[in-house]
RNA sequence: CUUAUCAAGAGUGACGGAGGGACGGGCCCUGUGAAGUCCGGCAACCUGCAUUUGCAAGGUGCCAAUUCCCGCAGCUUUAGCUGAAAGAUGAG
Numbered sequence: 001c002u003u004a005u006c007a008a009g010a011g012u013g014a015c016g017g018a019g020g021g022a023c024g025g026g027c028c029c030u031g032u033g034a035a036g037u038c039c040g041g042c043a044a045c046c047u048g049c050a051u052u053u054g055c056a057a058g059g060u061g062c063c064a065a066u067u068c069c070c071g072c073a074g075c076u077u078u079a080g081c082u083g084a085a086a087g088a089u090g091a092g
Stems, first nucleotide, its partner, number of pairs: 001092006011039001013038003019029003023071004040063003045059002047056003067086001072083004
């Protein structure tokens, strides 16, 4: 850079000790224990085996909140909807 997906799913564990949710703004989570590591789990993109739909789980990935919401544009109007952008992950 190209492409697919992003409304589902996943811990009453151990160590650890204060931060975390990409960025900005919100709003949240957190000493009833954050990040991180290990174990555990989820899922099935690639992969393997059977063959058009299954089984497995080797390589990734993931395990608060829709990708937590909004950031740009359009349509409707005190709130919503749609699509982008950005981001994440896989494969190339």
Molecule: SAM riboswitch aptamer (S box leader)
Organism: sheep gut metagenome